A computed fold for a 349-nucleotide part of an RNA from a metagenome, annotated as small-subunit ribosomal RNA, central domain. Its Rfam family is "Bacterial small subunit ribosomal RNA". The prediction has a mean pLDDT of 90.

Context: one part of a larger RNA
RNA sequence: CUGGGCUUAAAGGGCGCGUAGGCGGGGUGGACAGUCUAUGGUGAAAUCCUCCGGCUCAACCGGAGAACUGCCGUGGAUACUGCCACUCUAGAGGGGUGUAGGGGCAUGCGGAACUUCGGGUGGAGCGGUGAAAUGCGUAGAUAUCCGAAGGAACGCCGGUGGCGAAAGCGGCGUGCUGGACACCUACUGACGCUGAGGCGCGAAAGCCAGGGGAGCAAACGGGAUUAGAUACCCCGGUAGUCCUGGCCCUAAACGAUGGGUACUAGAUUGUGGACUGGACAUGGGUUCACAGUCGAAGUAAAAGUGUUAAGUACCCCGCCUGGGGAGUAUGGUCGCAAGGCUGAAACUC
Numbered sequence: 001c002u003g004g005g006c007u008u009a010a011a012g013g014g015c016g017c018g019u020a021g022g023c024g025g026g027g028u029g030g031a032c033a034g035u036c037u038a039u040g041g042u043g044a045a046a047u048c049c050u051c052c053g054g055c056u057c058a059a060c061c062g063g064a065g066a067a068c069u070g071c072c073g074u075g076g077a078u079a080c081u082g083c084c085a086c087u088c089u090a091g092a093g094g095g096g097u098g099u100a101g102g103g104g105c106a107u108g109c110g111g112a113a114c115u116u117c118g119g120g121u122g123g124a125g126c127g128g129u130g131a132a133a134u135g136c137g138u139a140g141a142u143a144u145c146c147g148a149a150g151g152a153a154c155g156c157c158g159g160u161g162g163c164g165a166a167a168g169c170g171g172c173g174u175g176c177u178g179g180a181c182a183c184c185u186a187c188u189g190a191c192g193c194u195g196a197g198g199c200g201c202g203a204a205a206g207c208c209a210g211g212g213g214a215g216c217a218a219a220c221g222g223g224a225u226u227a228g229a230u231a232c233c234c235c236g237g238u239a240g241u242c243c244u245g246g247c248c249c250u251a252a253a254c255g256a257u258g259g260g261u262a263c264u265a266g267a268u269u270g271u272g273g274a275c276u277g278g279a280c281a282u283g284g285g286u287u288c289a290c291a292g293u294c295g296a297a298g299u300a301a302a303a304g305u306g307u308u309a310a311g312u313a314c315c316c317c318g319c320c321u322g323g324g325g326a327g328u329a330u331g332g333u334c335g336c337a338a339g340g341c342u343g344a345a346a347c348u349c
Base pairs, nucleotide, nucleotide: 004320005319006318007303008302012317014201015200016199017198021194022193023192025088026087027086028085029084030083033081034080035077036076037075038074039073040072041071042070049065050064051063052062053061054060091191092188093187094185095184096183097182098181099180103177104176105175106174107173108172109171110154114150115149116148117147118146119145120144121143125136126135162169163168206247207246208245209244210243211242215241216240220236221235222234223233258316259315260314261313262312263311266294267293268292269291270290271289272288273287274286275285276284298305299304322349323348324347331342332341333340334339
């Protein structure tokens, strides 16, 4: 190795781009490296194995054979893999015409609400709770009307819906910009898949510098509750939440399900395209892409899954190997720090 696994038992990298490497479509021809075959050389002896023999047997010893699965050379075979040359278009890409979209970045604008401020009306409460109190209010609050300012978020539409690699993305307009899908194509001609390292992106919280600060709100103060109440409830309230630039790099980063390709019953719904006639059009049918639900076979320990596979196969990467100790210690590396990444052992059950 034959011969294990990774949805929930341990185990899919948070996501992408891509280097090395691994793997890779059809045809023809060539050489023959792998491969196969024949043969030669070598593969010391001992050991192992088989047979025979010697010590009364055995161990032990002697003889013969086999074996030494390997390596090297020579001749041959050419299906497969690799190599070289030519070629093809079904993979991949390109071109054209369209379509949908909260995909991204920048910028301008809008209304509702909220808070604060100014003014008017008004005159004793308001607020809050299980009940209260702290709190606010005759220096005129709450309520109501007018005006101004500010910051943040965008109701209805809204969806079991859309877009994005993931994180994620939702008012309206404009500019710049990425991708996807459908149809047509007379273009390129395997240019492909995956991807150790590497590089980039990466919610929230957190950090640095500068701004901003309406609401909310860790910490903190106060009021309650309670045996206590460093809580739950209430009144306040600072970081933060927002913007710009720079870090951090984690997550139940989840479909707890890596990517690619092919194949394997159906039914039904939604989203975006294209095509279609004998009649029935409020419409029906065909087909492609995406997003769901239910299910045949299969599969699974079961739950379930089931053309969006967890089915049947192949290719590449990542990862697992009893629980605790422990994602700890140590070393390394990254970080301003917080800490991240890599990552044990003793011991114990």